[in-house]
RNA sequence: UUUUGAAAAAGCCAAACCAGUUGAGAGGCUGGGGCGGAAAGCCAUGGGUCCUAAAAAUAAGGAUAGCCGGGUUGCCUUA
Numbered sequence: 001u002u003u004u005g006a007a008a009a010a011g012c013c014a015a016a017c018c019a020g021u022u023g024a025g026a027g028g029c030u031g032g033g034g035c036g037g038a039a040a041g042c043c044a045u046g047g048g049u050c051c052u053a054a055a056a057a058u059a060a061g062g063a064u065a066g067c068c069g070g071g072u073u074g075c076c077u078u079a
Base pairs, nucleotide, nucleotide: 002079005076012037013036017032018031019030020029021028022027035066041072042071043070045069046068047067048064049063050062051061052060
């Protein structure tokens, strides 16, 4: 540097649900919780899904990275 995720270890993240908080909403954040995860780290770039008060009208804006790709960085480990 490329490659594997079989086995093992050290850590990491945290679904549903509950409480609080925030937003018009989808949702976000904090704590509890733990279904799962080897990128469930990061980036809305392609597709999908969801939301839309004001402004606008066949679009625009927003949300989702734990829906699937793509990009990028990275722990342990096999060869």